Model confidence (mean pLDDT): 83 of 100. This is a predicted structure of a 1401-nucleotide RNA (small-subunit ribosomal RNA) from an uncultured bacterium.

């Protein structure tokens, strides 16, 4: 001391990459901003620079005096003081010079550098060191010069030549000579090859400086030290291997030269090495390090301030001076740029501190001072010092502080929000009131850093020295800091608010404007955009962008993986490495422990101190994990030496096999040749066609010949490394096992990106061969095309030999080797037995489990378990196994193998669906078997289109379309012209003033409406009130929009049988199981079986009506008996039998019976019943689909309008018509028409109604009229039957259209009703492709009734009875639908998903 999150999917699980929250910065931008400390502050162009300034200093080395100050002296002025002026280096000093010392420090930068450059630990017996420190020794003599300064010259300048003169601590020569240095050489000691040290001899060589104020200082030789560098050598210290070979002074050696010193560092000669896969070489990248971040930690990244090193100083090169330089403000050369010029020359070098310009997303003052600190020179005093200390500047960073505090509800106003007479929230926030004064302003005080020098005093004391004291000196600055007054006074922002991620509402925008880190928002109700209000979260900052580390176990040593996700090399021997059985010894390399060294300071961690706290900063420890040495241990690993035998391998004995390489045989099949029989076609394919055939095919006999491949045996068989191996036989060659245990003695596994071999098919070369089959190619079908799939032919090739290629889904998609770890069941080859049986055993090769693995599927002694040693690969999806480039190849191509850019995913197991021109089983008028329609025709009616002023709106596959409409002449009505009203056509409330209301008539309009206007109130508490009118208002009103905000209600799959919960198991999960499997139903009906047991909504049943009885009840029904009347009739008495009628029971349950089943139940012309196995019909629609239909029925959330989108009124429209569609009606006619004759229902409906019955009238209908609010009275059957005509034609089918002439309704039939008679008398002769309905009292056909309604465009919807059929083998097909499996790349779920071409862009 280790946090996850988000995103692939309907949904799991997993593998995997993206994205997020964290810190971190020499940053930067945006937005804001009170102050203080402490740090930082050109990451780009080492891009070029204008200007200051950044290295001097010493007169105690010296010549000297330009220049300033004394002094002396001489002149002139003046009474003097003093002033001028000239001479004098005599003095203080001192400009230029000569001469020492510095000027290699200090500061600046990172261009080079992939190195002994750096880090670390060693060496040097192979070196050198100016100033310092000690120590030892010595300074005698002598000489030539130069430079300044003077004179002269050239030159525009920088700058320079010439002559003369002179000094030194400059320079030169003699002498002295040591423990210097060279050479010869004698001993001595040690060492590590060359060597070295210490004592000596001989020779040779080479020093010096003054100045002094007498105190010093300074000068020459030399040992030693200090410190500083040189210089060699292990170990670490970057990318690429698409960079694999480098090297020629290279390697190594002897001699030389050279160096402060080693060394090919140079140079003769001599040799032929040296470095490399442990990464030479070459490209590119970059200074190292202490150390910074980030991390639990290993790691990773960076190398800015600070400190150590190196490297560099416009570029490149050289050297010289010096103790050090190949020298940042030195020389010289050569480039490049700048500049100055009389054009002849000449200057410069900010990567020193400031500062310019340039670049840039970006980085500050031409500041102050030497007070302190360090440095140069110098005795000192000093003087220099852009080294420092300091101030400016800038939020760049940390870090500290403040903007107040405490009370204060009517929780105000005002905002915002809302369920809105009200609440919320902004809010104790605010106002007020009290209280504080850090910060601020203004006034006063006011530090610390200072320690001392020169000097002065005192002590010690011999000179000198040393200590104590006193003593000048401060840029920062009148700063920090104290103190005293005022006064809440002067000081808050920024980013977020869809999830991850704290923290939600309103409006505005409408896939627009925008946002975005990933994933996603934005198309009319955006918590995701813009504003606002409110929150969040940080705070003098906050948010973005960059870059780095984490998260990321996503390169994984800690700590990954490779059957299916990315990933096992095609297979073998085998090199290098790597790794090794068992035991004794012995070493003591690794490894382990103990010391010593060193691992600079800084940083970081602890402690403790100091600035008011902290940043900061002092001081101390621990750590610095390392590296070197040194003593020690011996268990393991190694090395050395011996030994075993179990791993390996060798000898034997048996055996087993499609095992490999050559020879040799063989049938059977195909094709082809010849010869015979035969004759008219064969073949071919879903169907055909090209091809073959009378020149005799195809069949078929018989001989003959080619090549090529082995049928049955033949398999979960065998053998082989892997490719891959099958007729028979021989010959050669390998291999396994197994048995026995003789022979070596670890001889062993693994194996590279080094090697050598093998290596399918297809391909290539050369040369055979060629029988089949067959790429290309033809041609014939198929098709919209058909470069395919079918078919006819056919050449490369298939087959040999040889040789090249080296790839495969070369797969058990699973490297090799050893060793362990339950069972059961087969099969091959040994042993055993020997016997056709059968325990066991090894080796193989299968299948099915435990354990455990595993994301899951699955694997499980032939592991994908547990372990162990090799290797070999892999790190997101395309791009790409692609492009380069290298190797290999004849050539096709192989091996090796990227990047840009581009997405948020690619991906893997498994889950639920839905689909499949998968399977299985079932079921529907689904087909099929019938019957009747549709689609062609006239018409009705809707629709689309078109059209109009409108042709009002809505429903558009099934599921719209005789639908909303169960009835548009006006009205409805929503549309259109036109004319009118604005409290409005209707309703509620409020004020005010005025009236009864209401209004016959008249005028004017098209009308609404305007005017005139006879008549005309009521109640009362006396305030008024009821009705009504007139102004103003608050609500209205709106068939405007959104069915995709919405509630009801429906359609539809589908009245299909299926949706689902509980607890329980099972799986990590999505989910499963139940619901599944076997019967069986009409049904998830039920029965049986079962890790399920039960439950619920659905199915059935309960409801309604229909088919029979019983039993009650009897008017308007009914009428048997019984009685009365009538032409006739339940028409009366009466009757409750009987029909009905309506209450209320009865009855049907596979209950019996056979027969088949375990059961559940099926069968059966079984009984028996009125009815049989759900007896017929309706009502009832599970969970859900379809953003399916409606804001025009109704509501109702938003938006829209408000003298109009509202809302009156008249007219017109919804009724238009080249056309297309659905949905009916009437036909086409003889099962018919057209006349006469004559029966028989049901269920409704009737008062503004139904109307009997008499009258007119062809007739619609009129006009009279009796009944009946109805089991009483009315409305009322057709088909059918029976008779007669017509005779197959556009007709005595068929009735459109048109003409005339009525009739009703209604204000009002013209646009635009119906109905009746009369004349007209279209079109159609049974309907292409299709395609609807119906399975029985159904289809067919026939008529009645009812709803809306004044009428009625109804032929339509809803009922209602009459006559009254045909089929159904059967479930292959089409079409819906259920359940089970299976695939799946689909889940918007096949009307999906997806490829690949052209076009536009």
């Nucleotide at each position: 001391u280790u946090a996850g999150a988000g995103u692939u999917u309907g949904a799991u699980c997993c593998u995997g990459g993206c994205u997020c929250a964290g810190g971190a910065u020499g940053a930067a931008c945006g937005c804001u901003a009170g102050c203080g400390g402490c740090a930082g502050g050109c990451u780009u162009a080492a891009c070029a620079c204008a200007u200051g300034c950044a290295a001097g200093u010493c007169g105690a080395g010296g010549g000297g005096c330009a220049g300033c100050g004394a002094g002396u002296u001489g002149g002139u002025a003046g009474c003097a003081a003093u002033a001028c002026c000239g001479a004098u280096g005599u003095c203080g000093g001192c400009g230029a010079c000569c001469g020492g010392c510095g000027c290699a420090a200090g500061g600046g930068u990172g261009c080079g550098u992939a190195a002994c450059g750096c880090g670390u630990g060693a060496g040097c017996a192979a070196c050198a060191u100016g100033c310092c420190c000690a120590c030892u020794u010595c300074a005698g003599g002598g000489g030539a010069a130069u430079a300044a300064c003077c004179c002269g010259g050239a030159g525009a300048a920088a700058u320079u030549c010439g002559g003369a003169c002179u000094a030194a601590u400059g320079c030169c020569c003699c002498a002295u000579g040591g423990u210097u240095c060279c050479a010869u050489u004698u001993g001595u000691a040690g060492g590590c090859a060359u060597c070295u040290u210490c004592a000596g001899a001989u020779g040779g060589a080479u020093a010096a400086a003054g100045u002094u104020u007498c105190g010093a200082u300074g000068g020459a030789a030399g040992u030693g030290g200090a410190u500083u560098g040189g210089c060699u050598c292990g170990c670490g210290u970057g990318a690429c291997a698409u960079u694999a070979g480098g090297u020629a002074g290279u390697c190594g050696g002897c001699g030389g030269g050279g160096u402060a010193a080693c060394g090919g560092c140079c140079c003769a000669c001599c040799g032929a090495g040296c470095c490399g896969a442990c990464g030479a070489u070459g490209u590119c990248u970059a200074g190292g390090g202490g150390a910074a971040c980030u991390g639990a930690g290993a790691g990773g990244u960076u190398g800015g301030u600070c400190c150590c090193c190196c490297a560099c100083a416009c570029u490149g090169g050289a050297a010289c001076u010096g103790a050090g330089a190949c020298a940042c403000g030195g020389u010289c050369c050569a480039g490049a740029c700048u500049c100055c010029u009389a054009c002849g020359g000449g200057a410069g070098g900010c990567a020193g501190c400031a500062g310019u310009g340039a670049g840039g997303a970006a980085u500050a003052u031409u500041g102050g001072a030497c007070a302190a600190u360090g440095g140069a020179u110098g005795g000192a005093a000093a003087u220099c010092u852009g080294a420092u200390c300091c101030a400016g500047c800038c939020a760049u960073g940390c870090c500290g502080c403040g903007u107040g505090a405490a009370g204060g509800a009517a929780u105000a106003c005002g905002g915002u929000c809302c369920u809105a007479u009200g609440g919320a929230u902004u809010u104790u926030a605010a106002a007020c009131u009290u209280c504080u004064u850090u910060u601020g302003u203004a006034c006063g005080g006011g530090a610390g850093c200072a320690a001392u020098a020169a000097g002065g005093u005192g002590c010690a004391c011999g000179u000198g020295u040393g200590c104590a004291u006193c003593g000048a000196u401060g840029a920062g600055a009148g700063u920090a800091c104290c103190g005293u007054a005022c006064g809440a006074a002067u000081a808050a922002g920024c980013a977020u608010c869809g999830g991850c991620u704290a923290a939600c509402u309103c409006c505005g925008u409408g896939c627009c404007a925008g946002c975005a880190g990933c994933c996603g928002c934005g198309g009319u109700a955006a918590u995701a955009c813009g504003g606002a209000g409110g929150a969040u979260g940080c705070g003098a900052g906050c948010g973005u962008u960059a870059u780095c580390c984490g998260g990321a176990u996503u390169u994984a040593u800690u700590g990954g993986g490779u059957u299916u996700a990315a990933a096992g090399g095609g297979u073998g021997c085998g090199u290098a490495g790597g790794c090794u059985g068992u035991u004794u010894g012995u070493c003591a390399a690794g490894u382990c422990a103990g010391u010593g060294g060193u691992g600079a300071a800084a940083u970081g961690c602890c402690g403790c101190a100091g600035c008011u706290c902290a940043a900061c900063u002092g001081u101390g420890g621990a750590a610095u994990u390392g590296c070197c040495a040194u003593u020690g241990a011996u268990a393991c690993u190694g090395g050395c030496a011996g030994g075993c035998u179990u791993g390996a391998a060798u000898a034997c004995u048996g055996u087993u096999g499609c095992c490999g390489u050559g020879g040799g045989a063989g049938g059977a099949a195909u094709g082809a040749g010849u010869a015979g029989u035969g004759u008219a076609g064969c073949g071919g394919u879903g169907a055909a066609a090209u091809g073959c055939a009378u020149a005799g095919a195809u069949a078929u006999u018989a001989c003959u010949c080619a090549g090529a491949a082995c049928a049955c045996c033949g398999a979960u068989u065998g053998c082989g490394a892997a490719g891959g191996c099958a007729u028979c036989u021989c010959a050669c060659g390998a291999a396994g096992c197994a048995g026995a245990g003789a022979u070596u003695g670890a001889c062993g596994c693994u194996g590279a990106g080094g090697g050598c071999a093998c290596g399918a098919a297809a391909g290539c070369g050369u040369g055979g061969g060629g029988a089949u089959c067959a790429a290309a190619c033809a041609g014939g079908a198929u098709u919209a095309g058909a470069u395919a799939c079918c078919c006819u032919g056919g050449u490369a090739g298939u087959c040999c030999a040889c040789g090249c290629a080296g790839u495969a889904a070369a797969c058990g998609a699973u490297g090799a080797u050893g060793a362990c770890u339950a069972a059961c069941c087969g099969u091959c080859g040994g042993c055993g037995a020997u016997a056709c049986a059968c325990a066991g055993u090894c080796g193989g090769u299968g299948g099915c489990c435990a354990a455990g693995c595993g994301a899951a599927a699955g694997c499980g002694a032939u592991a994908a378990g547990u372990c162990a040693u090799c290797c070999a690969c892999c790190u997101g999806g395309g791009g790409a196994g692609u492009a380069c480039g290298a190797c290999c190849g004849c050539a096709a191509g192989g091996u090796u193998g990227a990047a840009a850019c581009u997405c948020a995913a690619a991906g893997g197991a498994a889950u639920u669906g839905a689909c499949g021109g998968g399977g299985g089983c079932c079921c529907g008028c689904a087909c099929a078997a019938g019957c009747g329609g549709a689609g062609g025709a006239a018409c009705a009616u809707g629709u689309g289109g078109u059209u109009c002023a409108a042709u009002u709106c809505g429903a558009u596959g099934a599921u719209a379309c005789g639908c909303g409409a169960g009835g548009a002449a006006c009205c409805u009505u929503a549309c259109c012209c036109a004319g009118g009203c604005u409290c409005g056509a209707a309703c509620g409330g409020u004020u005010g003033g005025g009236g009864a209301a209401c209004g016959a008539u008249g005028c004017a309009g098209a009308g609404a409406u305007g005017c005139a206007g006879a008549g005309g109130c009521c109640c009362u508490u006396c305030g008024g009130g009821g009705c009504u009118c007139c102004a103003a208002c608050c609500g209205a009103g709106g068939u405007g929009c959104u069915g995709c905000a919405u509630g009801g209600u429906u359609g539809u799959c589908g009245u299909c049988a299926g949706c689902u919960c509980g607890u329980g198991u099972c799986g990590u999960g999505a989910g499963a199981u139940g619901u599944u499997g076997g019967c069986u139903c009409a049904a998830g009906u039920g029965c049986c079986a079962u890790a399920a047991c039960g439950a619920g909504c659905g199915c059935a049943a309960c409801c309604c009506u229909u088919g029979u009885c019983g039993u009650c009840a009897g008017u308007u029904a009914c009428c048997a008996g019984c009685a009365a009347g009538c032409a006739g009739u339940g028409u009366u008495g009466g009757g409750g039998a009987c029909u009905c009628u309506g209450g209320c029971g009865a009855g049907a349950c596979u209950g019996c019976c056979a027969c088949c089943g375990c059961a559940a139940g099926g069968u059966g012309a079984g009984a028996g019943g009125a009815a049989g196995g759900c007896g017929g019909g309706g009502a009832u629609g599970a969970c859900g689909u379809c953003a399916a239909a409606u804001c025009a029925g109704c509501a109702c959330g938003g938006c829209c309008c408000u003298u109009a989108c509202g809302u009156c009124u008249g007219g017109g429209g919804c009724g238009a018509c080249a056309c297309a569609c659905g949905u009916g009606u009437u036909a086409c006619a003889a099962u018919g028409g057209c006349a006469g004759u004559u029966a028989c229902a049901g269920a409704g409906g009737g008062a503004a109604g139904c109307c009997a019955c008499c009258c007119a009238g062809u007739g619609a209908u009129g006009g009279g009229g009796c009944g009946c609010g109805g089991a009483u009275c009315u409305c009322g059957a057709a088909a059918a039957g029976c008779u007669g005509u017509c005779u197959c034609a556009g007709u005595u089918c068929g009735g459109a259209c048109u003409g005339g002439a009525g009739u009703c309704u209604g204000c009002a039939a013209c646009u635009c009703g119906a109905c009746u008679c009369c004349a007209c008398g279209a079109a159609g002769c049974u309907g292409g492709a299709u395609u609807c309905g119906c399975u029985a009292g159904u289809a067919a056909u026939c008529g009645c009734g009812c709803a809306u309604c004044a009428g009625c465009c109804a032929u339509g919807g809803c009922g209602c009875g009459g006559u009254g059929a045909a089929u159904a083998c059967g479930u292959u097909c089409c079409c819906g639908g259920g359940c089970c499996u299976u695939g799946c790349a689909c889940a918007c779920a096949c009307c999906g998903c997806c490829c690949g071409u052209c076009a536009a862009g």